[in-house]
RNA sequence: GCCCCCGUGGUGAAACGGAUAUCACGUCAGUCUUCGGAACUGAAGUCGGGGGUUCGAUUCCCUCCGGGGGCA
Numbered sequence: 001g002c003c004c005c006c007g008u009g010g011u012g013a014a015a016c017g018g019a020u021a022u023c024a025c026g027u028c029a030g031u032c033u034u035c036g037g038a039a040c041u042g043a044a045g046u047c048g049g050g051g052g053u054u055c056g057a058u059u060c061c062c063u064c065c066g067g068g069g070g071c072a
Stems, first nucleotide, its partner, number of pairs: 001071007010025004018055001027043005048064005
């Protein structure tokens, strides 16, 4: 330099172009308990940045940034 893959809560992952972005672990609060843990209930918290297409974008296109791999 060229090609391919990936980027979603704190972490690990889902989401035929359509409804409130889902799940697990974790965190916080409550119930329970002598205390803690476990269990149960509830809550907060996420689409890498910028443009474009579309009635509608996490999803499609372009570009930038970051990570991984292959070739030279």
Transfer RNA from a bacterium, 72 nucleotides, folded computationally.
Its Rfam family is "tRNA". By type it is a transfer RNA.
Its mean pLDDT, the model's own confidence on a scale to 100, is 81.